[in-house]
RNA sequence: UGGAGCAAAGCUCAGUUGGCAGAGCAUUCGCUUGAUAAGCGAACGGCCGGUGGUUCGAGUCCACCUGCUCCAA
Repeated sequence: UGGAGCAAAGCUCAGUUGGCAGAGCAUUCGCUUGAUAAGCGAACGGCCGGUGGUUCGAGUCCACCUGCUCCAA
């Protein structure tokens, strides 16, 4: 310098054909126990890296920017 991929809850990740953003773990509370752990139930937690564009409607499609990884030179 050129090319490819990734970016979503505190962490690891689903999200189908564009149509109400989810799971597990963690945290908090409750149940259970003599007490803890384990188990069971519930709650909390996000405007999906940023700016624009397309669309009735964008986490999803397009462009650019930022960060990380890989390949080539």